[in-house]
Molecule: small-subunit ribosomal RNA
Organism: uncultured bacterium
RNA sequence: AGAGUUUGAUCCUGGCUCAGGACGAAUUCUGGCGGCGUGCUUAACACAUGCAAGUCGAACGGGCAGAGGGAGCUUGCUCCCGAAGCUAGUGGCAAACGGGUGAGUAACGCGUAGGCAACCUACCCAUGAGAUGGGGACAACAUCCCGAAAGGGGUGCUAAUACCGAAUGUUGUACAGAAACCGCAUGAUUUUUGUACUAAAGGCCGGGCAACCGGUCACUCAUGGAUGGGCCUGCGUCUGAUUAGCUAGUUGGAGGGGUAACGGCCCACCAAGGCGACGAUCAGUAGCCGGUCUGAGAGGAUGAACGGCCACAUUGGGACUGAGACACGGCCCAGACUCCUACGGGAGGCAGCAGUGGGGAAUCUUCCGCAAUGGGCGAAAGCCUGACGGAGCAACGCCGCGUGAGUGAAGAAGGUCUUCGGAUCGUAAAGCUCUGUUGUCAGGGACGACACCUUUCCUCAGGAAAUGGGGGGAAGCAGACGGUACCUGACGAGGAAGCCACGGCUAACUACGUGCCAGCAGCCGCGGUAAUACGUAGGCGGCAAGCGUUGUCCGGAAUCAUUGGGCGUAAAGGGAGCGCAGGUGGGAGAACAAGUCUUUCUUAAAAGUGCGGGGCUCACCCCCGUGAUGGGGAAGAAACUGUUCUUCUUGAGUGCAGGAGAGGAAAGCGGAAUUCCUAGUGUAGCGGUGAAAUGCGUAGAUAUUAGGAAGAACACCAGUGGCGAAGGCGGCUUUCUGGACUGUAACUGACACUGAGGCUCGAAAGCGUGGGGAGCGAACAGGAUUAGAUACCCUGGUAGUCCACGCCGUAAACGAUGGAUACUAGGUGUAGGAGGUAUCGACCCCUUCUGUGCCGGAGUUAACGCAAUAAGUAUCCCGCCUGGGGAGUACGGCCGCAAGGCUGAAACUCAAAGGAAUUGACGGGGGCCCGCACAAGCGGUGGAGUAUGUGGUUUAAUUCGACGCAACGCGAAGAACCUUACCAGGGCUUGACAUCGAGUGACGGGAAUGGAAACAUUCCUUUCCCUUCGGGGACACGAAGACAGGUGGCGCAUGGCUGUCGUCAGCUCGUGUCGUGAGAUGUUGGGUUAAGUCCCGCAACGAGCGCAACCCCUAUCUUCUGUUACCAGCGGGUAAAGCCGGGGACUCAGGAGAGACUGCCGCGGAGAACGCGGAGGAAGGUGGGGAUGACGUCAAGUCAUCAUGCCCCUUAUGCUCUGGGCUACACACGUACUACAAUGGGAUGUACAGAGGGCAGCGAGACCGCGAGGUGGAGCGAACCCCAGAAAACAUCUCCCAGUUCGGAUUGCAGGCUGAAACCCGCCUGCAUGAAGUUGGAAUCGCUAGUAAUCGCAGGUCAGCAUACUGCGGUGAAUACGUUCCCGGGCCUUGUACACACCGCCCGUCA
Repeated sequence: AGAGUUUGAUCCUGGCUCAGGACGAAUUCUGGCGGCGUGCUUAACACAUGCAAGUCGAACGGGCAGAGGGAGCUUGCUCCCGAAGCUAGUGGCAAACGGGUGAGUAACGCGUAGGCAACCUACCCAUGAGAUGGGGACAACAUCCCGAAAGGGGUGCUAAUACCGAAUGUUGUACAGAAACCGCAUGAUUUUUGUACUAAAGGCCGGGCAACCGGUCACUCAUGGAUGGGCCUGCGUCUGAUUAGCUAGUUGGAGGGGUAACGGCCCACCAAGGCGACGAUCAGUAGCCGGUCUGAGAGGAUGAACGGCCACAUUGGGACUGAGACACGGCCCAGACUCCUACGGGAGGCAGCAGUGGGGAAUCUUCCGCAAUGGGCGAAAGCCUGACGGAGCAACGCCGCGUGAGUGAAGAAGGUCUUCGGAUCGUAAAGCUCUGUUGUCAGGGACGACACCUUUCCUCAGGAAAUGGGGGGAAGCAGACGGUACCUGACGAGGAAGCCACGGCUAACUACGUGCCAGCAGCCGCGGUAAUACGUAGGCGGCAAGCGUUGUCCGGAAUCAUUGGGCGUAAAGGGAGCGCAGGUGGGAGAACAAGUCUUUCUUAAAAGUGCGGGGCUCACCCCCGUGAUGGGGAAGAAACUGUUCUUCUUGAGUGCAGGAGAGGAAAGCGGAAUUCCUAGUGUAGCGGUGAAAUGCGUAGAUAUUAGGAAGAACACCAGUGGCGAAGGCGGCUUUCUGGACUGUAACUGACACUGAGGCUCGAAAGCGUGGGGAGCGAACAGGAUUAGAUACCCUGGUAGUCCACGCCGUAAACGAUGGAUACUAGGUGUAGGAGGUAUCGACCCCUUCUGUGCCGGAGUUAACGCAAUAAGUAUCCCGCCUGGGGAGUACGGCCGCAAGGCUGAAACUCAAAGGAAUUGACGGGGGCCCGCACAAGCGGUGGAGUAUGUGGUUUAAUUCGACGCAACGCGAAGAACCUUACCAGGGCUUGACAUCGAGUGACGGGAAUGGAAACAUUCCUUUCCCUUCGGGGACACGAAGACAGGUGGCGCAUGGCUGUCGUCAGCUCGUGUCGUGAGAUGUUGGGUUAAGUCCCGCAACGAGCGCAACCCCUAUCUUCUGUUACCAGCGGGUAAAGCCGGGGACUCAGGAGAGACUGCCGCGGAGAACGCGGAGGAAGGUGGGGAUGACGUCAAGUCAUCAUGCCCCUUAUGCUCUGGGCUACACACGUACUACAAUGGGAUGUACAGAGGGCAGCGAGACCGCGAGGUGGAGCGAACCCCAGAAAACAUCUCCCAGUUCGGAUUGCAGGCUGAAACCCGCCUGCAUGAAGUUGGAAUCGCUAGUAAUCGCAGGUCAGCAUACUGCGGUGAAUACGUUCCCGGGCCUUGUACACACCGCCCGUCA
């Protein structure tokens, strides 16, 4: 010191949460020791038991007991004296301290600083003066009586330091005078005169025969001190205004009473005051402080322990005694409660120390001792002391120590993970060598006690002496803690480590289990089969005798902001003005000294904190010293603020001279339009809409003409023009009236600004009373629209809108921007003035003031933006905000006729809500452009039959996958068995296949039997290769086991491959620049292109992947080479034929080249890119086609091509065999084939391809068969031979519009081929049969030229099976005006509350 969390990302606002510290704590798990502290925060609830305040016999009378002594005598009895001691009572002092608690108290209670000239103070100290002489009682005691008890009463006796008169009166008090002096006032102090009143007590000890003298402690009256208190005052001291008025002894007066003392403290009388927005009164809460915790500080929270003050003592009230109390362990009364009781009456008060019950999350021993410190009494010894000193219990807190140290790699065993190689726990352990804190045992052993006290002794001074007292010294007495701390020795690594966490924040990671389950979680969030987030384990991190959790406080939070925040859009400017109080306030001079500043004094108790030292081995702890922001007093300074006085004019105001204006109020007037009424003309419609209908109209509308009536609003002018504080104000005239502006500088002389409350104004709607009512028009009615339409549209229409008066008091009352003043670059409009210049004059031009706009710099802002009309820089005053929702709601109060307004919460709930900007995506937003996208055309599909695929259904199984485009003649380039993954049944279990493997040896081939086969059994036959002779290799069998195997699952764990957008023109990067940033720029713009293609421009300059080109085929030519191809010329030859010799011209084949580049011309364009036209050319503007597919999207497809992770199966989910199924069939869809016919069918004849394939092959000629085909086997591994007849076309003939000489499904019979095998389930042929179908609804597909359409041919797969697929050539069109619309796409721009991105988001109702 910050971090997490709103978003796809960003910046900001803003809340929530975390990391820190602390605690009188509680709680989970765990627990070795010591020291120092702390320990009922709740029930001020109730308390059993014991103790916590007594002491003095040196105040007094008596009693008890009695060492010792004496006397008498009856010698064991009686009497007397009596030291030391104990004691109820009288008396004195103490008990008002000490100890506890925080209920009450918002107060002079506390804190702080003062005052008392308005007071008291026992014991103590100092000073002065005294203490004379008498008297009468009452307890105890005795006796009697009452009562259960507690207790009480009568009579009688008695002492005192108990009580009461009298004397004395230094003094004191009161009164009456006099003088001096002091004080802020009342007044005080001192001296002095007179009068009155007022004291006392002895005890003990010494000397002495006694009188008497002395010592000491007590006693009395005064004065002073000290200590402790009492009272008064300034200032400070929680929350609520949803508490605004309170007060009758209340406020004051003079008088009296009372008190230690002032005072309405109390009383009678008189006056009517006193307090309050600077918060009275009321309500709630609370003991206050030093301090404590936290914080950088300012602050905030708190008031346990320790210390000061206050209050209280079961609740309430009261006084007594006393120096002191209205008294915790005193009294009286009343209440509640508890106990005793003989029922009549009594007793009690733990918020003292222990302890009990109860309450509660929770808080200890019915301990030891007066040894120390302190207190009471006493002359003293001493007694008392639950104050206190100690111990006990509790990890409750803080501090300290330990649980071992060194060495030790075979990196042991074991655990965990693993890519199986290893890694890790880990020098960790074991082992070896040590130490001895602590522990156990044994021994020694304190400080606290040099104090105090007493006794004895010595000594010093004073005193006549003695006792006594004082100073010094010696000896003696006394320790709860405690045989404790500490020290020494022995033993022996031996007895001593846990808790939490490990997704980010936040240090620390893997495996298994689980599978949105169980669970975790402080926030964000994890978990739906590979969870570093759940549970466990290993490992690791943190702290450590503790560690986590919970609770509370401060911090972080600048998140209430004085230090130190904000209000245009995030929460937040009052709707506007006037204005009392309050706050703030111009220039100059003088005075004062309140604020301010300086110096000094005093105070701020101690403890604590900071700093410097010291003592416990250190630390905690304890001790010593020092310092300190606050309050008060005194002295000084006078710049600033303030106060007073004088003065000034620039702020403000007045006067004078002007012009502008929808400023306000009232009265009057005007024209256009609308509607209505009357009359005329006139006839069938009018009106209304996207289209209609309701409505009006033949009873005469609409239209048109004339006249009349009524109400409301004022076209043009008219303008980001004017006026007004805002709301707002618009025809014209008059009257009344407010304000602003300009000029002038005559007057006043700071008169100013703001403004809580208060008052006034305040759109529309609404309310009350009375008018008015043309148009418009909530509600309402009807017609449409629609799935519905309580809406939008239409026809009507009531309140209202208008006027007068009175209410209401709110609006997105907005510039979402309070008012005032000053300052801070400009540019350009506009409105109203003034001045200057110019001119004959006006205009123009320049300067200036006021208002109103736009642009823009600095500055500012989160950004957008604002920018002299600030959201800039400053000052003053007011209002308001503090997460979202709940909610501007509830309750209360005030206002209102009502509607409602103003003020204005909480419970609960969420982790966000929000602002601005960015990139995308989207829009039934815009602009530009493209594509067989539409349009223009041609041909189809959808109807029929068949083929094929899919869904569905069925089934033992109908294996699986693919599902919009981008699944459906798709994987499958070909399911009878095989394939085959499916089903039924029969079998095998190291396996059909791979590696290792002891051992054995060939392997194999043939036959027979059983069986559906797999397979099993039997028989026959055969005996590998190399060699260095050791052996090795191939192959086969083979026990046991490692392992094989899986078309089982997950394509949402994956690789690879593929589809799609899309052959669309896009997708990016480096550097630079801009922006706080996400990002932008580049890539946008103007043109152009098929193209981000090119050109120009430009804060960009370059580059990459794409485009294009490079590659292949094809169109033209050249050249080379010519066999199996070719044949022009020459020759031979045939029925014919490149058939032969030959040729190298042509075609063709395959090598190498050429050619096309907008190169040339013209026009357009910007002297560009490029476009249009032309020439030439085989080909012209990428000539045609192919291959080639950017960044990415779809969790697209595929685990069944293959590969692969994890999971699953292992005599089965593996392997094998036979048979079946994938070929089923009410149905639905896709893709094709064949047709419906005459541009045709049939028959006969004749012509012309290209590209392919061929040895388990293609298979010629020939022969047989109607044919499929058969026999046979020439040729050919192919420019040679074969498949192989191309078909449409063409020629001729026929058919004559029909279910046909169209169409061929279906079915029957007979055959052929392949193949172990055509039943399920192949193809073909012949004969026969001859179905639907006459051009196809809504809808929908392909195609822009050698294309569509149409015609056949070949190939792959393949034993066989092609209407499919892939290729090939033949014939060969029509149309495109154009880009409005549909679909898809590209670029720019705009809006957005979307980002899983419109198949989005989201509202209401219901469940």